This is a predicted structure of a 1379-nucleotide RNA (small-subunit ribosomal RNA) from an uncultured bacterium. The RNAcentral record of the sequence draws on ENA. Model confidence (mean pLDDT): 85 of 100. It matches the Rfam family "Bacterial small subunit ribosomal RNA". Gene Ontology terms of the family: structural constituent of ribosome and ribosome.

[in-house]
RNA sequence: UUAGAGUUUGAUCCUGGCUCAGGACGAACGCUGGCGGCGUGCUUAACACAUGCAAGUUGAGCGAUGAAACUUCUUCGGAAGUGGAUUAGCGGCGGACGGGUGAGUAACACGUGGGUAACCUGCCUUGUAGAGAGGAAUAGCCAUUCGAAAGGAUGAUUAAUACCUCAUAAUAUUGUAGCUUCGCAUGGAGCAACAAUCAAAGGAGCAAUCCGCUACAAGAUGGACCCGCGGCGCAUUAGCUAGUUGGUGAGGUAACGGCUCACCAAGGCGACGAUGCGUAGCCGACCUGAGAGGGUGAUCGGCCACAUUGGGACUGAGACACGGCCCAGACUCCUACGGGAGGCAGCAGUGGGGAAUAUUGCACAAUGGGGGAAACCCUGAUGCAGCAACGCCGCGUGAGUGAUGACGGUCUUCGGAUUGUAAAGCUCUGUCUUCAGGGACGAUAAUGACGGUACCUGAGGAGGAAGCCACGGCUAACUACGUGCCAGCAGCCGCGGUAAUACGUAGGUGGCAAGCGUUGUCCGGAUUUACUGGGCGUAAAGGGAGCGUAGGCGGACUUUUAAGUGGGAUGUGAAAUACCCGGGCUUAAUCUGGGUGCUGCAUUCCAAACUGGGAGUCUAGAGUGCAGGAGGGGAAAGUGGAAUUCCUAGUGUAGCGGUGAAAUGCGUAGAUAUUUGGAGGAACACCAGUGGCGAAGGCGACUUUCUGGUCUGUAACUGACACUGAGGCGCGAAAGCGUGGGGAGCAAACAGGAUUAGAUACCCUGGUAGUCCACGCCGUAAACGAUGAGUGCUAAGUGUUAGAGGGUUUCCGCCCUUUAGUGCUGCAGCAAACGCAUUAAGCACUCCGCCUGGGGAGUACGGUCGCAAGACUGAAACUCAAAGGAAUUGACGGGGGCCCGCACAAGCGGUGGAGCAUGUGGUUUAAUUCGAAGCAACGCGAAGAACCUUACCAGGUCUUGACAUCCUCUGACAAUCCUAGAGAUAGGACGUUCCCCUUCGGGGGACAGAGUGACAGGUGGUGCAUGGUUGUCGUCAGCUCGUGUCGUGAGAUGUUGGGUUAAGUCCCGCAACGAGCGCAACCCUUACCUUCAGUUACCAGCACGUCAAGGUGGGCACUCUGAAGGAACUGCCUACGCAAGUAGAGAGGAAGGUGGGGAUGACGUCAAAUCAGCACGGCCCUUAUGUUCGGGGCUACACACGUGCUACAAUGGUAUGUACAGAGGGCAGCCACCCUGUGAGGGGGAGCCAAUCCUCAAAGCAUAUCUCAGUUCGGAUUGGAGUCUGUAACUCGACUCUAUGAAGUUGGAUUCGCUAGUAAUCGCGCAUCAGCCAUGGCGCGGUGAAUACGUUCCCGGGCCUUGUACUCACCGCCCGUCA
Repeated sequence: UUAGAGUUUGAUCCUGGCUCAGGACGAACGCUGGCGGCGUGCUUAACACAUGCAAGUUGAGCGAUGAAACUUCUUCGGAAGUGGAUUAGCGGCGGACGGGUGAGUAACACGUGGGUAACCUGCCUUGUAGAGAGGAAUAGCCAUUCGAAAGGAUGAUUAAUACCUCAUAAUAUUGUAGCUUCGCAUGGAGCAACAAUCAAAGGAGCAAUCCGCUACAAGAUGGACCCGCGGCGCAUUAGCUAGUUGGUGAGGUAACGGCUCACCAAGGCGACGAUGCGUAGCCGACCUGAGAGGGUGAUCGGCCACAUUGGGACUGAGACACGGCCCAGACUCCUACGGGAGGCAGCAGUGGGGAAUAUUGCACAAUGGGGGAAACCCUGAUGCAGCAACGCCGCGUGAGUGAUGACGGUCUUCGGAUUGUAAAGCUCUGUCUUCAGGGACGAUAAUGACGGUACCUGAGGAGGAAGCCACGGCUAACUACGUGCCAGCAGCCGCGGUAAUACGUAGGUGGCAAGCGUUGUCCGGAUUUACUGGGCGUAAAGGGAGCGUAGGCGGACUUUUAAGUGGGAUGUGAAAUACCCGGGCUUAAUCUGGGUGCUGCAUUCCAAACUGGGAGUCUAGAGUGCAGGAGGGGAAAGUGGAAUUCCUAGUGUAGCGGUGAAAUGCGUAGAUAUUUGGAGGAACACCAGUGGCGAAGGCGACUUUCUGGUCUGUAACUGACACUGAGGCGCGAAAGCGUGGGGAGCAAACAGGAUUAGAUACCCUGGUAGUCCACGCCGUAAACGAUGAGUGCUAAGUGUUAGAGGGUUUCCGCCCUUUAGUGCUGCAGCAAACGCAUUAAGCACUCCGCCUGGGGAGUACGGUCGCAAGACUGAAACUCAAAGGAAUUGACGGGGGCCCGCACAAGCGGUGGAGCAUGUGGUUUAAUUCGAAGCAACGCGAAGAACCUUACCAGGUCUUGACAUCCUCUGACAAUCCUAGAGAUAGGACGUUCCCCUUCGGGGGACAGAGUGACAGGUGGUGCAUGGUUGUCGUCAGCUCGUGUCGUGAGAUGUUGGGUUAAGUCCCGCAACGAGCGCAACCCUUACCUUCAGUUACCAGCACGUCAAGGUGGGCACUCUGAAGGAACUGCCUACGCAAGUAGAGAGGAAGGUGGGGAUGACGUCAAAUCAGCACGGCCCUUAUGUUCGGGGCUACACACGUGCUACAAUGGUAUGUACAGAGGGCAGCCACCCUGUGAGGGGGAGCCAAUCCUCAAAGCAUAUCUCAGUUCGGAUUGGAGUCUGUAACUCGACUCUAUGAAGUUGGAUUCGCUAGUAAUCGCGCAUCAGCCAUGGCGCGGUGAAUACGUUCCCGGGCCUUGUACUCACCGCCCGUCA
């Protein structure tokens, strides 16, 4: 001393990328801004620069100049002397330091450690020894003169610490040849001898003395050169090099050296990356990180390089010189056009560039530097100040108290909540700020730019001082309004289409705070390049396979060495920085003292386990020998039979062939078929086997020859000879290419025929390259076990191939052990899972290859190879937030298995054609109100649109309203009549009597009118905000849960399996055991019986009675009614079966296997339907989208569709007669009966609030007629005349009579219902309702069939299983082209 999160999916695990939270900055931008301290400030144009300053000093080196002042003299004008200011020049020292910048440089430039026995060093320090004698010039000055200027030229004259000569001199240098000693080599050091060469300068001072000068030696400092090691990218840069590499000699240098030159040799560098190209000053350090690392090279410090660009030297101790010289280039300026001048990458400053970076400040007071003996002078080094929130640090913007929780704001469920002790108010304080006074340290004498600064004291007053960002998740912090996929937001996921915590604003909240956000860059998170610390069967990733070079790695024992390795010591690792302990500015940042550290390098000593090197030995690895074995291993030559095709000949006749069906094609010129003979090419049936061989590709008739590998046994030989293998070399299916052959069959291309919307395909008939052989290329494949090679280790079981050994055995054989191969199952272990598992994907080691999100793309460019096709190597721009693996649940499949349903089939009757009714669409309209839309909208909401209904339209009215509650006032209200009006309404007349209590003042209540505002009202919008209700899959048999178990998990199991059932119904089995909602049953009805009861129903027996009649007495026997029970359970039998159960027209029974029918609808699906039944949240209207009135519309009509009715006729129509129901309804009602009308109806009128009264049944049956026709079928349409309901039948009712008499002669493709009292057919009733457009809906009974072989197919559904790139779930997803 190591933190994670979001995002791929319906969900899961994994792989994998993208994104975020942290820290940092010479930063910039936006909003905002009180103070102080300490730092920092052109990252871009090494772009160009106006102006000022940045390097001078020295008179104690020299000759000149000679001010002030002083002294003396004076004719008062001045003169002389002293004095030495000032200044150009000669001379000395310094301008090689300090300051700036990072252009160049991939280099001994830098860092680090060494070397110089191959070197230099002014000023400084120490030591030794010296300074004698001469000489010739030249600046300046003066004169003349040239030039615009900058600058010169000539002549005369002059000095020195300027220059020169001579003398002296060594431990200096050179030469000659010695001695001693040292070193890794060249070689060095010391000593001694002889010879030669070479020095000097003076100045100040009264003086002492001081400052200088010369030579030598030594030190110190500063430099120079050489070497080891270290630090960028690209191999789509692989070869580079001619002074190049070395030698000899010479020159040159302070010094070594090809540094340069002459000659000689042909070397030198490079895969451990030369050369080339690109980029870059290097380091101490700084940022980040747990670390290892990664990134950076601002400020401070060390080194280097550069000074407008390029080159060159001079002077000097030192330069090839930022503010020196010369030349060349570019640029700028001056000019009299002849010629000159300049260099801010010094400090300020200007322009320009840019997102962006400051004052043309003060001072030499301090520190330091240069000169001088010194005073002193110079110093844009430096010390300070100014500007900038650019950074770090510190402080403040007040403190206490204060609840009726004030006002205001916001929200609200209207009660309140919140802002919030926050404010106000009261009591205080004075940090910062303001004013006044004092006033430093820095300099212990003088001298202070900073500076009247820091600091101290006093006074005064809460006064002058808070913003920025965020609030969907990550991520701390939520509400309202506005907007309505618009405007906009966004780091990622994503938000916004009328209820946005995601946009904008407001309130509130959170975070940080004189700052806060954004952008950019770096590190981190990222174990996402993995040394620490990853992978490659399916996610990206094993080379197609072998041989082998370099390299890497390597068995056992002994001995040695000490390169690696471990330990000790020494030197170094500058200072600053970092860390620790201290000190000091009030604290902190900053500053400062000491210590540690700086993981490194070098030298030296010790150790010898391991690795390496040397030597010796061994046999377990590897190889050889010997004896055997198996094999489609390879190459060449030869041989064989079956089959196809073709040719010849014979027999024979009309087709053959082909397909789902056909056609093209072949055939009377004789096919197909069949027989004999022949030709030719290719391939080798059976054997044949998860069997064999080979490195892989691959290899299959038989024989011969040549040849490679492998296995078993043995243990004679060698003695680590082994493994892997970048480059390299050979091999390498099919297709393709070149040359030459060959060509039977098959067959790209091509042609024709089909199929099809098309069919450049699948199918068919033909057919060329090719397929075959020889030689040569190509070098790729899902070249796959999607699994590199080698070695060792790690449970078992069971096949099979080739051997060996042993036991047993007459033989066949059987058993055991062992080796090599090849399969399956399986433990541990591994793995995301699937799975692998001694043939590993386990445990380890060695070596090679490869991967790092998807797409772009294995593409482009470059290079290599190839005849070409193309192969190998192999990017980027741009774009997305995923792409992907395995497994899970569903859904789906023109996948599979099992099963069901009027699903098909078998039948019966319809629809679609006609007319009409009704609904819908469309159109029309002032309006034709609205909704419903595949099944599951369309005779649906609507079980009744002439007005009303009514929601629509055109008009006329009302505005607290037609309706509700509250407040105030008044008092009745209502009813009736008249006038105007279409009416609603308006005006008038008539009329006045509400109830209860009372203290008689009044109060309360209902009702009506007037007024006021809160409010009413809305069939206005949203069924995609909702409740409730409903449809549908579907009365299908399913849907789930608890506990347990399995799985990392989503999930699984149970619920699967074998049977059975109408059924997840039941039985058996089973890691499941139980349970719930569904199924069934319980409920209603119907079918049989019993008991009880007996009127209004019934009438057997008894009696009365009628034209007739349960009409009457009477009776509960029967029917019936309506209450309670019984009965049916596979209970019995036979067969099958373990059981559940199934079969039997079995028995019995009214009924037989859920007896028939109904009600009953699991979890859920369809954002299914409904805001217009009702309720309800937001939104909208409020003299109107509300209310009311009369009229119109919803009934329109070229057309299209759905659902029905009536028909088309003789199984019928018409006429007459006649029989039999059930279930219902009835007082504003049903209505008997009588009269009347042809009739609808009308007029009278009994009964019935109903088992009491009313309510024709029709098909049927009997008779007659019609006789196959647009009819005695059919009834539409229309004329006329009426009836009824209702204020009112014009738009727009039903019914009646009479007349009229349309289409229609059984209906295309298609499509619907129905399995028994069903279909078909016949009538009856009811709701709604004044009446009715009802042929509709809901019920009731009468008559009453046919058929089901069966489950292949169509549709729908259930269970299991399988595939999937679908999960909005196949009406999915998705590809290409075009726009």